[in-house]
RNA sequence: GGCUCUGUGGUACAGCGGUCAGUACGGCCGCCUUUAAAGCGGUAGACUCUUGUUCAACUCCUGGCAGAGCCU
Numbered sequence: 001g002g003c004u005c006u007g008u009g010g011u012a013c014a015g016c017g018g019u020c021a022g023u024a025c026g027g028c029c030g031c032c033u034u035u036a037a038a039g040c041g042g043u044a045g046a047c048u049c050u051u052g053u054u055c056a057a058c059u060c061c062u063g064g065c066a067g068a069g070c071c072u
Base pairs, nucleotide, nucleotide: 001071002070003069004068005067006066007065010025011024012023013022018055027043028042029041030040031039048064049063052060
């Protein structure tokens, strides 16, 4: 330098163009408990950037950025 793949809460992952972007762990609050843990209930928190297509984009297109792999 070329090709392919990946990028979603703090972490690990889901998410056929249309339903409030969901699950587990973690955080915070409450209940319970002598206290704590466990358990139960509640709550906050995310689509890498840009552009285009579309009535509608996490999803499709263009170009960047970052990471991984292969080739040279």
Transfer RNA from Homarus gammarus, 72 nucleotides, folded computationally.
Rfam family: tRNA. The family's RNA type in Rfam is transfer RNA.